[in-house]
Context: one part of a larger RNA
RNA sequence: CCAAAUGGUGGAUGGCUUGGCUUGGGUGGCGACGAAGGGCGUGGCAAGCCGCGAUAGGCUCUGGGGAGACGCACGCAAUCUACGAUCCAGAGAUGCCCGAAUGGAGUCCAAUCCGCCGGAGUUGCGCAAGCGCUCCGGCGCGCCGCGAGGCGCGCGAACGCUGGGGAAGGAAACAUCUGAGUACCAGCAGGAAGAGAAAUCAAUUGAGAUCCCGCCACUAGGGGCGACCGAAAACGGGACAGCCCAAACCGAAUCGUUGCCCGCAAGGGCAGCGAGAUGUGGGGUUCGCCUUAGCAUAUGCGACCCUGCGACCAGGAGCCGAAGUUGCCUGAAAUGGCACACAACAGAAGGUUAUAGUCCUGUAGGCAAACUGGUUGCGGGGUCGUGCGAAAGGCAGAGUAGCUGGCUUCGUCAAUGGCUAGCGAAGACGGGGGAAAGCAGCCCCCAAGGCUAAACACUACCCAAGACCGAUAGCGAAACAGUACCGCGAGGGAAAGCUGAAAAGUACCCCGAAAGGGGUGUGCAAAGAGCCUGAAACGAUUUGGCU
Numbered sequence: 001c002c003a004a005a006u007g008g009u010g011g012a013u014g015g016c017u018u019g020g021c022u023u024g025g026g027u028g029g030c031g032a033c034g035a036a037g038g039g040c041g042u043g044g045c046a047a048g049c050c051g052c053g054a055u056a057g058g059c060u061c062u063g064g065g066g067a068g069a070c071g072c073a074c075g076c077a078a079u080c081u082a083c084g085a086u087c088c089a090g091a092g093a094u095g096c097c098c099g100a101a102u103g104g105a106g107u108c109c110a111a112u113c114c115g116c117c118g119g120a121g122u123u124g125c126g127c128a129a130g131c132g133c134u135c136c137g138g139c140g141c142g143c144c145g146c147g148a149g150g151c152g153c154g155c156g157a158a159c160g161c162u163g164g165g166g167a168a169g170g171a172a173a174c175a176u177c178u179g180a181g182u183a184c185c186a187g188c189a190g191g192a193a194g195a196g197a198a199a200u201c202a203a204u205u206g207a208g209a210u211c212c213c214g215c216c217a218c219u220a221g222g223g224g225c226g227a228c229c230g231a232a233a234a235c236g237g238g239a240c241a242g243c244c245c246a247a248a249c250c251g252a253a254u255c256g257u258u259g260c261c262c263g264c265a266a267g268g269g270c271a272g273c274g275a276g277a278u279g280u281g282g283g284g285u286u287c288g289c290c291u292u293a294g295c296a297u298a299u300g301c302g303a304c305c306c307u308g309c310g311a312c313c314a315g316g317a318g319c320c321g322a323a324g325u326u327g328c329c330u331g332a333a334a335u336g337g338c339a340c341a342c343a344a345c346a347g348a349a350g351g352u353u354a355u356a357g358u359c360c361u362g363u364a365g366g367c368a369a370a371c372u373g374g375u376u377g378c379g380g381g382g383u384c385g386u387g388c389g390a391a392a393g394g395c396a397g398a399g400u401a402g403c404u405g406g407c408u409u410c411g412u413c414a415a416u417g418g419c420u421a422g423c424g425a426a427g428a429c430g431g432g433g434g435a436a437a438g439c440a441g442c443c444c445c446c447a448a449g450g451c452u453a454a455a456c457a458c459u460a461c462c463c464a465a466g467a468c469c470g471a472u473a474g475c476g477a478a479a480c481a482g483u484a485c486c487g488c489g490a491g492g493g494a495a496a497g498c499u500g501a502a503a504a505g506u507a508c509c510c511c512g513a514a515a516g517g518g519g520u521g522u523g524c525a526a527a528g529a530g531c532c533u534g535a536a537a538c539g540a541u542u543u544g545g546c547u
Stems, first nucleotide, its partner, number of pairs: 001545006008538001014532001015498002019469002021466006028458001029155002037098003040053003044076002048072002050057001059092006068080002103114003115139008124131002140153005159190001160188005169178002174224001200207002211238004221229002242451003245397001249282002253280001254275009288395004294388002300386016318367003324340001325356001326339004341358002349361003402423007430446005485492002505531001508519004
């Protein structure tokens, strides 16, 4: 040096799964009645996690459940429990301090410091008035309101709307351009948000609010015509829903609030005060409307609200739920083998000393309280509204439409929208639009006020499922992980699963200071806790071989 064997080291591989990931469904908020998140406490022994809050491993009640319980945590001690505990669901009580933090303040440092007012108690001090101490309640800012009082403030994974808004990179450099109205910042809201009922499209045929998906189409078009950017109508689907003001005309016929009365309530009546002629209310809203001759009528019809009694569906702590633990064999162990038997609307799954329809939990199929959500029926009551219409006259959103210069945005060069400086209309016989602008025709529509469900987004939380992963995978995290650790900080960010069926976790003896070892014992097996399997690299011993 080579090879084999033996026993190490090491922790791959196989098997396993408590954890993840994804999809679908549900739910979609919490907070001054003090949240989210924390600090500090709280157990007989109690460091951590979890629970709880000076009533502190818990208190009360209702329902469920039925034998053990005293969290993780299997120890010692003490205790509770058929007068029904532990546990599960619901309702309530208690709930220190910080934190929106809210009586005032708060130092590099949240969990601390300092008050005022009212009330209660006091075995303290004082002759007394009172003081001190303990406890309870109140004392923030903004908006609305005469006031009484009410509302808001902060948090939350993503989704949404609004206001701001880069850069790297690309263009093989770079400036227009792109990246991109993206990242990010700020504000605000909801379970969704936003949009929305044509001054819209279309093109000689027509459509009929909005939104989303597919297609149209990597088309039309834009573009240092470079890189690249990039629609719309139409068509096919999802889902469907329409309404209210301003004005004309009438002119207080209206409304709020406080008190009293009636009513379960919605609401009604009376009185006071207030709002309101700078117009409350009626009327009316584009297939226009108002005034009005004339015709018509309601014990009706319609909308909304309150309330009584049900019914059904879903959820909801739970409940019922068939049939072998038969014989023999192997084995440590039967769920295995052989034999016989049974049930099935139940042969999903998990557990049980090996592989179980019939052992356990379940499964199919049924049942269900409080309570919650939804659908719907039968009543009772309240408030409000109300048809057609000739002629003539009246009304229909102004610093708006439009125009000029500049900036910006959009696929849009040219008017798609917005901003900015200025100019500035008409009055339905009117006005806007139909992709430069002008003229004519034709067609479509009525801006300058407002509301509006569903379809479409997301997933913090709950449930279910998977031709998803199986510990270098799957979330960063299967485990006390956003932890240890690193960084002044913003921030970065791990590793780490498995004894056995059962602890039966090795009594006792020997060596040793101990660690450890030798006996003996447990166990099917040492699998002996640095514990399933236990590869290779690596190091050693023995044997054989080569030099």

About this RNA
The part of an RNA shown here (large-subunit ribosomal RNA, domain I) has 547 nucleotides and comes from a Nitrososphaerales archaeon. The prediction has a mean pLDDT of 81.